[in-house]
Context: one part of a larger RNA
RNA sequence: CUGCCUGGUGAAUGGUUUGGUUUGAGCACCUAAGAAGGACGCGCCAAGCUGCGAAAUGCCUCGGGUAGGCGCAUGGAGCCGUAGAUCCGAGGGUGUCCGAAUGGGACUUCCUGUUCUAUUGCAGAACACUCCUUAGGGAGAGGGAACCCGGGGAAUUGAAACAUCUUAGUACCCGGAGGAAAAGAAAUCAAACGAGAUGCCGUGAGUAAAGGCGAUCGAAAGCGGUAUAAGGCAAACCGAAUGUGCACAUGAAAAUGUGCAUAGAUGUGGAGUUUGGACUUUCUCUAAUGCUUCACAGAAGAACCUGAAUGGUCUUGAAAGGCCAGCCUCAGAGGGUGCUAGCCCCGUAAGGGUAAUUCUGAAUGCUAAAAGUGAAAGUAUCCAGAGUAUUGUGCGUCGUAAUUCGCGCGAGAAUAUGGGUGGCACUUACAUCUAACCUUAAACAUGUCUCAAAUCCGAUAGCGAACGAGUAUCGUGAGAGAAAACUGAAAAGUAACCCGAAAGGGUGGUGAAAAGUACCUGAAACCAGUCAGUG
Numbered sequence: 001c002u003g004c005c006u007g008g009u010g011a012a013u014g015g016u017u018u019g020g021u022u023u024g025a026g027c028a029c030c031u032a033a034g035a036a037g038g039a040c041g042c043g044c045c046a047a048g049c050u051g052c053g054a055a056a057u058g059c060c061u062c063g064g065g066u067a068g069g070c071g072c073a074u075g076g077a078g079c080c081g082u083a084g085a086u087c088c089g090a091g092g093g094u095g096u097c098c099g100a101a102u103g104g105g106a107c108u109u110c111c112u113g114u115u116c117u118a119u120u121g122c123a124g125a126a127c128a129c130u131c132c133u134u135a136g137g138g139a140g141a142g143g144g145a146a147c148c149c150g151g152g153g154a155a156u157u158g159a160a161a162c163a164u165c166u167u168a169g170u171a172c173c174c175g176g177a178g179g180a181a182a183a184g185a186a187a188u189c190a191a192a193c194g195a196g197a198u199g200c201c202g203u204g205a206g207u208a209a210a211g212g213c214g215a216u217c218g219a220a221a222g223c224g225g226u227a228u229a230a231g232g233c234a235a236a237c238c239g240a241a242u243g244u245g246c247a248c249a250u251g252a253a254a255a256u257g258u259g260c261a262u263a264g265a266u267g268u269g270g271a272g273u274u275u276g277g278a279c280u281u282u283c284u285c286u287a288a289u290g291c292u293u294c295a296c297a298g299a300a301g302a303a304c305c306u307g308a309a310u311g312g313u314c315u316u317g318a319a320a321g322g323c324c325a326g327c328c329u330c331a332g333a334g335g336g337u338g339c340u341a342g343c344c345c346c347g348u349a350a351g352g353g354u355a356a357u358u359c360u361g362a363a364u365g366c367u368a369a370a371a372g373u374g375a376a377a378g379u380a381u382c383c384a385g386a387g388u389a390u391u392g393u394g395c396g397u398c399g400u401a402a403u404u405c406g407c408g409c410g411a412g413a414a415u416a417u418g419g420g421u422g423g424c425a426c427u428u429a430c431a432u433c434u435a436a437c438c439u440u441a442a443a444c445a446u447g448u449c450u451c452a453a454a455u456c457c458g459a460u461a462g463c464g465a466a467c468g469a470g471u472a473u474c475g476u477g478a479g480a481g482a483a484a485a486c487u488g489a490a491a492a493g494u495a496a497c498c499c500g501a502a503a504g505g506g507u508g509g510u511g512a513a514a515a516g517u518a519c520c521u522g523a524a525a526c527c528a529g530u531c532a533g534u535g
Stems, first nucleotide, its partner, number of pairs: 001533003005529004014520001015486002019457002021454006027447002029143002037098003040053003044076002048072002059092006068080003103112003113127005129140004147178001148176005158165001162212001188195002199226005210216001230439003233385001237270002241268001242263009276383003279378005285372001290366002293363001296361005304352003310325005326343002328332001334346003390411007418434005473480002493519001496507004
């Protein structure tokens, strides 16, 4: 030096899974009755996490459940529990300080007032701002993972440069709401046939259209599905027939009655709302389809309860494995148990159970006798949303092209024999609808959260995080951001002796095996040594 071997080091690999990921279903707001989020405390010993709040690892009541319990956390000490604890569920109580933070003031999670109540004393309560108010009081504020609506609104980029254009109404900022939001019952489409609110999905279609006609951009009707739902005002007419607060009475409540106050003629209330209506005439109907839920019946609904069926023998450290002989099955899903268990345990199939609470039924009670319901006929008269429709001009936006929608400035109608629309304008026909007021479930978006599942990942993977992870650490700060799982069936976690200052080692013991807490397996690189070969 080479090679085998024996060790060390090292952590790959294999196996495992407490965690993740995705999908589906459920569910979806919290807050001045003080939230979300924190600080500081609370334990016999208590640093961290969990839980809780000076009533502090917990208090009370009710229900469930059964022999153990005093969290993670296996120790010591001491307690509790069959007079039913611990534990599980439901409902209450307590709930320091900061925080919208709200008596005032500070950000040192601290400091410091006034008034009232009560007292021997400790103590308790009220006091922010804005808006509304019938002056009694009420509402708002802040937070929330994404989703939604509105107000503002880039640039990198592409155009192979760049300016219109594109990126894009995106990112981002602000405001607002909800469990969904928004939209929504045609002054809509269509085309000579007709449809009949809205949303969403598929198609129509990368089509029509836009476009330094470049790059690119880009609909609608229709058709097929999903889900289906329609209502209310203003006005004409009537003219106080009305509402609210407080008190009292009845009641379960709805509501009714009485009194006082107050709102209301600048119109409360009735009627009416596009199949137009009011109005006129004639006829017709009369307590339900509205509201209420004490009691009654039923259903849903927490923890939870019932829940079938196996023995022997062999191997083994251990039987669930082998062999032999059985059984159950509306249960042979799954997990656990010293190895691979339908019949050992938890469960599973299938049934049961109820508090809070919710729903339904039937029934009770209440609300019109007229300003009521319905039908037909008539069409003289009256009504039908104004700085609106429309339009000039400028700008933004849109696929919208002279034909999208919106905004600024200017001009500015008609009145149902009216008005808008029918993709340039104008005219005439025809068709179609009825603007300038409001509400509206379902079908669809998202996932902080709960449950289930998986041809998903299996510790350099899968969330950044399977572990005291948004931790340690870094940064003045905004912010950046890890590593880290595995003894064994059971601690049985090595008594005693020897060497040693200790660490550690040698005997010995435990165990199936040292697997010895530097703990499953333990590759390679790298290091050392024995042996062999060669020099």